[in-house]
RNA sequence: GCCCCUGUAGCUCAAUAGGAUAGAGCGUCGGAUUCCUAAUCCGAAGGUUGUGGGUUCGACUCCCGCCGGGGGUA
Numbered sequence: 001g002c003c004c005c006u007g008u009a010g011c012u013c014a015a016u017a018g019g020a021u022a023g024a025g026c027g028u029c030g031g032a033u034u035c036c037u038a039a040u041c042c043g044a045a046g047g048u049u050g051u052g053g054g055u056u057c058g059a060c061u062c063c064c065g066c067c068g069g070g071g072g073u074a
Base pairs, nucleotide, nucleotide: 001073002072003071004070005069006068007067010026011025012024013023019057028044029043030042031041032040050066051065052064053063054062
């Protein structure tokens, strides 16, 4: 350089032959329980789905450029 895979919450990941409010577990915060912790239970916050465009009535999903990560190849 070329080819393939990949990027979604603080972390690990769901959601795709495009369909209507983007979710879960862990973590964090508040509360209940406890003499106090831990564990357990209840609740809450947290995302411009890497970025910029395009297609479409509609994009996490399809197409193109760029950026980051991983692998292959000379």
Predicted 3D model of a 74-nucleotide RNA (transfer RNA) from a Planctomycetaceae bacterium. It was read from a public genome assembly. Its Rfam family is "tRNA". The family's RNA type in Rfam is transfer RNA. Gene Ontology term of the family: triplet codon-amino acid adaptor activity. Lineage of the source: Bacteria > Pseudomonadati > Planctomycetota > Planctomycetia > Planctomycetaceae. Its mean pLDDT, the model's own confidence on a scale to 100, is 81.